[in-house]
Molecule: small-subunit ribosomal RNA
Organism: uncultured bacterium
RNA sequence: AGAGUUUGAUCCUGGCUCAGGAUGAACGCUGGCGGCGUGCCUAACACAUGCAAGUCGAGCGAUUUACUUCGGUAAAGAGCGGCGGACGGGUGAGUAACGCGUGGGUAACCUGCCCUGUACACACGGAUAACAUACCGAAAGGUAUGCUAAUACGAGAUAAAAUACUUUUAUCGCAUGGUAGAAGUAUCAAAGCUUUUGCGGUACAGGAUGGACCCGCGUCUGAUUAGCUAGUUGGUAAGGUAACGGCUUACCAAGGCGACGAUCAGUAGCCGACCUGAGAGGGUGAUCGGCCACAUUGGAACUGAGACACGGUCCAAACUCCUACGGGAGGCAGCAGUGGGGAAUAUUGCACAAUGGGCGAAAGCCUGAUGCAGCAACGCCGCGUGAGCGAUGUAGGCCUUCGGGUCGUAAAGCUCUGUCCUCAAGGAAGAUAAUGACGGUACUUGAGGAGGAAGCCCCGGCUAACUACGUGCCAGCAGCCGCGGUAAUACGUAGGGGGCGAGCGUUGUCCGGAAUCACUGGGCGUAAAGGGCGCGUAGGCGGUUUAAUAAGUCAGUGGUGAAAACUGAGGGCUCAACCCUCAGCCUGCCACUGAUACUGUUAGACUUGAGUAUGGAAGAGGAGAAUGGAAUUCCUAGUGUAGCGGUGAAAUGCGUAGAUAUUAGGAGGAACACCAGUGGCGAAGGCGAUUCUCUGGGCCAAGACUGACGCUGAGGCGCGAAAGCGUGGGGAGCAAACAGGAUUAGAUACCCUGGUAGUCCACGCCGUAAACGAUGGAUACUAGGUGUUAGUAGUUUCGAUGCUACUAGUGCCGGAGUAAACACAAUAAGUAUCCCGCCUGGGGAGUACGGUCGCAAGACUGAAACUCAAAGGAAUUGACGGGGGCCCGCACAAGCGGUGGAGCAUGUGGUUUAAUUCGACGCAACGCGAAGAACCUUACCAGGUCUUGACAUCUUCUGACAAUCCUAGAGAUAGGACUUUCCCUUCGGGGACAGAAUGACAGGUGGUGCAUGGUUGUCGUCAGCUCGUGUCGUGAGAUGUUGGGUUAAGUCCCGCAACGAGCGCAACCCUUAUUGUUAGUUGCCAGCAUUAAGUUGGGCACUCUAGCAAGACUGCCGGUGACAAACCGGAGGAAGGUGGGGAUGACGUCAAAUCAUCAUGCCCCUUAUGACCUGGGCUACACACGUGCUACAAUGGACGGUACAACGAGUCGCAAGACCGCGAGGUUUAGCAAAUCUCUUAAAGCCGUUCUCAGUUCGGAUUGUAGGCUGCAACUCGCCUACAUGAAGUCGGAAUCGCUAGUAAUCGCGGAUCAGCAUGCCGCGGUGAAUACGUUCCCGGGCCUUGCACACACCGCCCGUCA
Repeated sequence: AGAGUUUGAUCCUGGCUCAGGAUGAACGCUGGCGGCGUGCCUAACACAUGCAAGUCGAGCGAUUUACUUCGGUAAAGAGCGGCGGACGGGUGAGUAACGCGUGGGUAACCUGCCCUGUACACACGGAUAACAUACCGAAAGGUAUGCUAAUACGAGAUAAAAUACUUUUAUCGCAUGGUAGAAGUAUCAAAGCUUUUGCGGUACAGGAUGGACCCGCGUCUGAUUAGCUAGUUGGUAAGGUAACGGCUUACCAAGGCGACGAUCAGUAGCCGACCUGAGAGGGUGAUCGGCCACAUUGGAACUGAGACACGGUCCAAACUCCUACGGGAGGCAGCAGUGGGGAAUAUUGCACAAUGGGCGAAAGCCUGAUGCAGCAACGCCGCGUGAGCGAUGUAGGCCUUCGGGUCGUAAAGCUCUGUCCUCAAGGAAGAUAAUGACGGUACUUGAGGAGGAAGCCCCGGCUAACUACGUGCCAGCAGCCGCGGUAAUACGUAGGGGGCGAGCGUUGUCCGGAAUCACUGGGCGUAAAGGGCGCGUAGGCGGUUUAAUAAGUCAGUGGUGAAAACUGAGGGCUCAACCCUCAGCCUGCCACUGAUACUGUUAGACUUGAGUAUGGAAGAGGAGAAUGGAAUUCCUAGUGUAGCGGUGAAAUGCGUAGAUAUUAGGAGGAACACCAGUGGCGAAGGCGAUUCUCUGGGCCAAGACUGACGCUGAGGCGCGAAAGCGUGGGGAGCAAACAGGAUUAGAUACCCUGGUAGUCCACGCCGUAAACGAUGGAUACUAGGUGUUAGUAGUUUCGAUGCUACUAGUGCCGGAGUAAACACAAUAAGUAUCCCGCCUGGGGAGUACGGUCGCAAGACUGAAACUCAAAGGAAUUGACGGGGGCCCGCACAAGCGGUGGAGCAUGUGGUUUAAUUCGACGCAACGCGAAGAACCUUACCAGGUCUUGACAUCUUCUGACAAUCCUAGAGAUAGGACUUUCCCUUCGGGGACAGAAUGACAGGUGGUGCAUGGUUGUCGUCAGCUCGUGUCGUGAGAUGUUGGGUUAAGUCCCGCAACGAGCGCAACCCUUAUUGUUAGUUGCCAGCAUUAAGUUGGGCACUCUAGCAAGACUGCCGGUGACAAACCGGAGGAAGGUGGGGAUGACGUCAAAUCAUCAUGCCCCUUAUGACCUGGGCUACACACGUGCUACAAUGGACGGUACAACGAGUCGCAAGACCGCGAGGUUUAGCAAAUCUCUUAAAGCCGUUCUCAGUUCGGAUUGUAGGCUGCAACUCGCCUACAUGAAGUCGGAAUCGCUAGUAAUCGCGGAUCAGCAUGCCGCGGUGAAUACGUUCCCGGGCCUUGCACACACCGCCCGUCA
């Protein structure tokens, strides 16, 4: 000294929480010793028992006992008497008060015992207790009669220095008055005891001590307590008191207190001090000390020097006890102790040895005051629980990457020591001569032995300290934030670590941190907070100058501020705590003396603040009265006819009884177009036709007058939009409520048709608004620029006008400065002064209760319980908007063809099943993984089997193994037969393989894709995503990347506090389109020869093949553009503006998909969730969806003839040709590992013929029969052929998909997988269109901007009701 917590992040405001210290503490776990302290905070609750105040025989008489020399002596003790029981001890109930603190006053007082001084003590009397007798009573106690003493009581004398009164002198004081003195009058004393250096007695004076009363100042909360007071305030007189006083009484007067908080209510003993704090403050008032109050509750007095009396009295009340029921007794808030209450607080101890107190002449007695001991870690302080050496870093625990690490020199072991402890011996001080409870204590010495002595809390951040296991939003933790839903450093346990240590944590309370009530030291435009506005009272503050004063202020001196405490120094207990001494401090109050700058006060002066008068100009300033035109509506009359009106579209409504429209006349009410302007006026609310009357305020000019007359303003008074209320008018339009029509899921709304209060006037209430500039008023100062309103001055001009300057308003921009930022900026939110109002986390709540006001509505004032850890301001980046701007995309539009309807194929859901294995689920799952499930595949199900295993490595032993055949079995497997004897060698053995055994282990398509790697999808081939340095900003961040153009593009150009760079774009790559060149076999054939045939000779010109090159770059021209980038058009060219297509996928998003491709952490199974076999299933089938195929026909079907491809594949293969079969196919077998041979006849097309609009010569499902092929095997469950059969379907609802050119559409061909099995998938070529005006709308995306209470980001947030 700070830290955590609001946000995606930031700055601020603001609350909550933590780290510190303290405690009369309590609770949990633990506990060795000593010293010094402390110990009912609750029930001022009730108390058994014992003790806590007695003493004096030297005041007195009587009595008893002992002794006796009989004279007496000694002791005891009831009573009378004296002194003391008013101290000491306890408690804090009451008390908000002269109770306490502090400082004064008493000229208004008292004071026993004590000290000093002066004087005195003469003489007399009558009683009474005790006691005795009698009596009453249960007792407590009492009555009567009789006897007796005193330092008990009474009377008398003496005394005036005492008191009172009268007269009077001197002197002093702030007043009453005091002091000293003189004269006179009146009144009051006494006590003895002892025989000693004695103790007492009376009066007076003084001192000391202790008290009493009065006063100034200080002393908690509430105004939701604003008025209180009749002895009340004062006076006179009297009484009373130690004394003043309404203290009490009588009379008189009507005062006294209060916003500087009376009264009332609540709470509380006050202080020195204690705790905390840097301090100022805040909290507390245990122990110790001072004061006060109280003694079961309430009241009262007596005695006394002192009490209205804790262990005295009386009365009343409650409670308890005794009782013979008549009546009595008691008071622990003394020390112990008991019950009770409570989270909680001790022994019915020892001693008067010390200190102190009472009595006494003294010895002495008494003393629960006190000194000590006991109990309690309750606190503070000190000490110990051992020290040194000791590494195979043992064992063991824990962790582990299995290598090791750690507990850890820690232990063991060896060598020592004896503080505490135990035992024994000695043994204090405290005590002046004696007397010691503590106490055989402290202390000293000797001996003994490491022996008897460590725990508690914490380890996610704050906050020092980390791992494993268990648990699985459970159990639990938590001071705040928050942890826990299967890898928890936050729960529980363990190991390890951190902190403190005879303690450690928790809880409660207080201060601190909190500048979070801000005096020191905060704020109010938007975070909480400026009163709606003015006038003005009290109060606060106040211009220039002179003098006086000395209240504030400052200085010096004196008194006081008790001690203890605190701080410093020193000293004493071995140290410390503790104790002692000295000094400081005690920040304060009082008194005296001095100073006079400032403030105050008094007196005087001044003019600049303020005001008055004069002359001007402006204005929707206010009140009243009168007048005016336009418009709406209504009425009357005319013209005129079918609609009008209204809306997004309608309807309700009006209209043939004549509307709307139009013309004329009239009525009535309200409002005043244009002018009109961030123009004017007003304190604000507010004010708008014109004229008149009355009236307020401001401004300018000159500078005559007054002379600080000023500013602000708690209460108070007034004004105060709209709505609303009361009474009476008025009522055209508009229009809450209400009615109807629409809209809607509903529509108590928005829209429409009507329409009443009201809006208007007069008078009276209400008193509130986002009454806002969300900004109180006044004064002064602090760069500029530019408008506008009113006025003045100067200047220009003949004038109009222009220019310059000033004053007063009203706007904008902007610098310094301020501010969290936004922003404000001479009209401050700047710099200062003065005054007022208001704020102190969010919600509850401007609510409840109370009060005031109001006719009411309601207004003003204005809480708490409870609850949350936030609520909030400004700004930032995103995302979002049925916000805006720009742009793009088969996104829409324009077109072509489909899907959705039918049948079938295929996938999915659902259902079913022993199993229908698993995964994929909007786009971005669903002909997807699967480029091909009859067995296998296969992961699923049923049954049968195996257990080191089907597969891998290591160890040991044995030696071949395999193949073939037979038997049983569904097979796995089991049994048997036959046959055979591996390779290398240094001869020791080794290697491969097989079998057996053992355990380490294998194995898992078991779980978790939300633990992961890798791979992939998607936004999206969209044009974006970032960085370095610099600059700006407190910061998050911004800039760059925005802007003007342009592009397919963050593509390029220009501009610019930015300059550069990276990943993306583009290009580089492949293919295709053109040409050249090189090379001609298996390719080709123009010319020559030849053939059935490029078949062959020959040739390489052409086609083609495949290497290398060329070509396209806005390069050229014109125009547009900014002289740019670029765009438009053109030329040339095979191709033109990226030529077409492909590969290529930025930063990231979706906890997207995949643990079943693979890899992998953790968890799980281990005679099974592993492995093998047979059969079944993945192919089920009421149904729903997706994707396709074939169709519904004539642009067609069927039949015949005929033409033209490309990509590919082939030896476990493609297969020509020939023959057989209607056909699928079969038999046979050339050629070809392929530019050579084969698949291989391409089909649509073209040329003919036929069908003639029909469920058909369309369509082909379904089914039957007969076959073919593959394959151990075709039933579940393959494909194909022939013949026969001939469903649905006649172009498809809502909805929806693809495509912009060699594209759509249409036609066939090939390949992968594959024994066989495509309508799927991947490729290939043939034929070959239509349309695009355009970007308003739908969807998706990019950039800029704006709003936002969203950030899990609109599938957000959030409000109400119900459960």